[in-house]
The RNA shown here (transfer RNA) has 77 nucleotides and comes from an Ignavibacteria bacterium. The organism belongs to Ignavibacteria, within Bacteria. It matches the Rfam family "tRNA". Rfam links the family to the GO term triplet codon-amino acid adaptor activity. About the family: Transfer RNA (tRNA) molecules are approximately 80 nucleotides in length.
RNA sequence: GCUACUGUAGCUCAGUUGGUUAGAGCGCUUGACUGUGGAUCAAGAGGUCAGUGGUUCGAGUCCACUCAGUAGUACCA
Numbered sequence: 001g002c003u004a005c006u007g008u009a010g011c012u013c014a015g016u017u018g019g020u021u022a023g024a025g026c027g028c029u030u031g032a033c034u035g036u037g038g039a040u041c042a043a044g045a046g047g048u049c050a051g052u053g054g055u056u057c058g059a060g061u062c063c064a065c066u067c068a069g070u071a072g073u074a075c076c077a
Stems, first nucleotide, its partner, number of pairs: 001073007010026004019057001028044005050066005
């Protein structure tokens, strides 16, 4: 350089045929419980869905380009 794959909450990951408000577990915060803590239970906060542009009535999902990462491969030394 080329090819393929991946990018969604702090972390690990879902997200159906494109359809109304984007979710789970863990973690975090608050409360209940407890002599205190843990565990348990309840509630809550936390998202430019990597970026830009496009298609569409409608995009996390489709297309193009860019960026980052992973794997494979070619060339030069």